The RNA shown here (c-di-GMP-I riboswitch aptamer) has 90 nucleotides and comes from Colwellia sp. E2M01.

[in-house]
RNA sequence: AUAAAGAAAAUGCAAAGUACAUGAAAGUGUACUUUACAAAACCAUCGGUCAAAAGGAAUAGUAUAUUCCUACGACAACGGAGUCACCUCC
Numbered sequence: 001a002u003a004a005a006g007a008a009a010a011u012g013c014a015a016a017g018u019a020c021a022u023g024a025a026a027g028u029g030u031a032c033u034u035u036a037c038a039a040a041a042c043c044a045u046c047g048g049u050c051a052a053a054a055g056g057a058a059u060a061g062u063a064u065a066u067u068c069c070u071a072c073g074a075c076a077a078c079g080g081a082g083u084c085a086c087c088u089c090c
Base pairs, nucleotide, nucleotide: 005088006087012037017032018031019030020029021028022027035077041083042082045080046079047078048075049074050073055069056068057067058066059065060064
């Protein structure tokens, strides 16, 4: 120095909740608080999950309703891949 591992210490982060904002929605941002996390740092590449404003199709029916499909949407604290990284009992 690299790989592996995660006992200790020093750090980091922030689930859920609440408030405000934003979005059609899923969700996201900020603040408080702190479940948990050794990559719970970054990343939407591969699966997976969520969402359907707009668009399309079908049905009923008479100008509306219902069902289905669909991303240039979202989730990194759902997994795999990729990138960067603190410490050292072993």

The coordinates come from a structure-prediction model, not an experiment, and the mean pLDDT is 80. The sequence was found by an Rfam model in a public genome assembly. Lineage of the source: Bacteria > Pseudomonadati > Gammaproteobacteria > Alteromonadales > Colwellia.